[in-house]
Context: one part of a larger RNA
């Protein structure tokens, strides 16, 4: 030290499983925003952090309509509540909605910082207007007392009313000021509407300018359209024309679709009748350094159909639809088992034997399922009604000359279209077209606009389906992932799913450092199921035991 039986150990393949994806079919939706979006920062709970809601009214407020016993999201307990007076939850409306972002006062190194007007509220003030307190002076009148020529005097209280002065308190409007902080509003730029005030050349005027005003717009957002620019690898076995190709990119606009349409169109003596989208036609006809490759159109057959000069707008709202959620059939024993949904014996229901769960494989146990109903709000909408509107034949056009592009079509016999220049008609007794040009024929009416269906997408939302995937697969992501981790930065970009039916997650007693780990003991069916936890190959490392050397 082999080797041979055998038993660990490390390791995470396999197996099965599935909360995740992928592809689809039917439907809905197809936009959100100056009423502050999308995405975000900060904050928000008895609780430190994460997610996940929410927003200083902050895991929440208010209303309606369901529902009906638990209930205060999650990792995740605890401690304090709520709650049949109907919580929590589910729909639908309504409030609140810090601060940053188009971010819109300014300003800026996002989530900060620094104004101004205005109001509102408070304090001074001035003035009206009510009340209430209040001083002097006359004082008609009235009562009392005295004198007394009987009629007036005199005193003396009350007291309307009149003037003068002085002023206070309070409360209500209206005006002026003033105000640390704190509240609420507004204050950006273009365009637009209205009005004022101003004002050129140029005399009225108009353009311009400024004040108020008044509506818009902008930013996000998979794909698909539609216009405006527009490569290059690459193929031609090499490269220039050519082709990748009007592609990728960038930019502008729009919309549930866009775009494009109602023949100045094809056809051929026979018609046919916008557009658009498929299938033929057909890889033909042609174009092509006639290379490489590039490709129609006439006709056919089909989906759909619509015409037209504002075809609409407005209000009414029969009925459909959606729809939180409601009813909603019909099993029991025995055995085997930790456990019954399985055996095995007897039964039921079915317009429900899709499907998921439940301690092992359930029509009859839950939840659902076929059926049947079902508020609000929303979305179609029938049907009646009101007001408006209904144009008018198109000139620097058509068409030619020079450059260009676009048409299947590379200038070509090249007709058609489309214009950078630069000439320029005609006026239905005219024009245009039928692949040069010309005649005849035939068809049509340019230079004005609108037009629903078929057609092309899917970030999304709902059902529902796979001879799709099963954890190195599927989505980069089944798991707190565009995380973590890399880069100045554009960007790049992971790995990681599984105890158990249920934590029943090992009380308690040993060894030990009041460790790690381990042995009992307990739970379980199982703990070689202990949270390094299903199953546990291989590499690779040991330990036993026999043999050899």
């Nucleotide at each position: 030290g082999g080797c041979g039986u055998u038993u660990g150990g490390u390791g995470g393949a396999u197996g099965c499983c599935u909360u995740g994806g992928c592809a689809g079919u039917a439907a809905g939706a197809g936009g959100c925003g100056a009423u502050g979006a999308a995405g975000g920062a900060c904050g928000u709970g008895a609780u430190a952090c994460u997610c996940u809601g929410c927003g200083a009214u902050a895991a929440g407020u208010c209303c309606u309509g369901g529902g009906g016993a638990g209930c205060u999201g999650a990792g995740a307990a605890u401690a304090a509540g709520c709650u049949u007076u109907g919580a929590u939850c589910c729909a639908g409306g309504a409030a609140u909605u810090u601060c940053c972002g188009a971010a819109u006062g300014g300003g800026g190194c996002a989530a900060c910082c620094c104004a101004c007007c205005u109001g509102a509220a408070a304090g001074c003030u001035c003035g009206u207007u009510a009340u209430a307190a209040u001083u002097g002076c006359u004082g008609a009148c009235g009562u009392c007392g005295g004198a007394c020529u009987c009629g007036u005097c005199c005193g003396a209280c009350g007291a309307a009313a009149g003037c003068a002065g002085c002023c206070u308190a309070u409360a209500a409007c209206g005006g002026g000021u003033u105000u640390a902080a704190a509240c609420a509003g507004g204050u950006a730029c273009u365009u637009u509407u209205g009005a004022c005030c101003u004002g050129a050349a140029u005399a009225c005027a108009u353009a311009g300018g400024g004040u108020c005003u008044u509506a818009a717009g902008a930013g996000c957002a998979a794909a698909c359209c539609c216009g405006g620019g527009g490569a290059a690898c690459u193929g031609a076995a090499a490269c220039a024309u050519c082709u990748a190709a009007g592609u990728a990119c960038c930019c502008g606009g729009a919309g549930g679709a866009a775009a494009g349409g109602a023949c100045a169109u094809c056809a051929a003596u026979a018609g046919a009748g916008a557009c658009u989208c498929c299938c033929c036609u057909a890889g033909u006809a042609g174009c092509g350094g006639c290379g490489a490759g590039c490709g129609a159109a006439c006709g056919g057959g089909g989906a759909c159909c619509a015409g037209c000069c504002g075809a609409g707008u407005c209000c009414u709202g029969a009925g459909a639809g959606u729809g939180a959620c409601c009813a909603g059939a019909a099993u029991g024993a025995u055995c085997u088992g930790g456990a019954a949904a399985g055996a095995u014996c007897a039964g039921c229901c079915a317009u429900a034997g899709c499907g998921g769960g439940u301690g092992a494989c359930a029509g009859c146990c839950c939840c659902g399922u076929a059926u049947g109903g079902g508020a609000a709000g929303c979305u179609c909408a029938a049907u009646g009604g009101a007001a408006c509107g209904u144009a008018u034949c198109a000139a620097g056009u058509a068409g030619g000359g020079c450059g260009g592009g676009a048409c299947a079509c590379g200038u070509g016999a090249a007709a058609u279209c489309c214009u950078g220049u630069u000439c320029g008609a005609a006026g239905a007794u005219c024009g245009g077209a039928g692949g040069a040009c010309c005649a005849c024929c035939u068809c049509c009416g340019a230079a004005g606009g609108c037009u629903a269906a078929g057609u092309a997408c899917u970030c999304c939302u709902u059902a529902c389906u796979g001879a799709c995937c099963g954890a190195u697969a599927g989505c980069g992501a089944a798991c707190c992932a565009g995380u973590a981790c890399c880069g100045u930065g554009a960007g790049g970009g992971a790995a990681a799913g599984g105890u158990g039916a249920a934590a029943a997650g090992c009380a308690c007693c040993c060894c030990g450092a009041c460790g790690a780990g381990g042995g009992g003991a307990g739970u379980g069916a199982a703990a070689c199921a202990g949270u390094a936890c299903c199953u546990g190959a291989a590499a690779c490392c040991g330990g036993a035991c026999g043999c050899c050397u």
Notes: A computed fold for a 549-nucleotide part of an RNA from Salipiger marinus, annotated as large-subunit ribosomal RNA, domain I. The organism belongs to Salipiger, within Bacteria.